[in-house]
RNA sequence: GGGGAAUUGGCGAAGUUGGGAUCGCGCUUGAAUGGCAUUCAAGAGGCCACCGGUUCGAAUCCGGUAUUCUCCA
Numbered sequence: 001g002g003g004g005a006a007u008u009g010g011c012g013a014a015g016u017u018g019g020g021a022u023c024g025c026g027c028u029u030g031a032a033u034g035g036c037a038u039u040c041a042a043g044a045g046g047c048c049a050c051c052g053g054u055u056c057g058a059a060u061c062c063g064g065u066a067u068u069c070u071c072c073a
Stems, first nucleotide, its partner, number of pairs: 001072007010025004019056001027043006049065005
């Protein structure tokens, strides 16, 4: 220098026929219990790495940028 892949709540992931952002762990509150463990219930927290474009509508499609991993030279 060139090819490919990844980037989604604090952490790990799903979502890749374009229309509801979801799950597990963790966190907060309440209840049960002798108990700051365990169980149950409720709740907060992300608009999807960043910018732009297409579209009635974009995490999802297109272009560019950034970071990480990997292959080739």
Model confidence (mean pLDDT): 80 of 100. Predicted 3D model of a 73-nucleotide RNA (transfer RNA) from an uncultured Eubacteriaceae bacterium.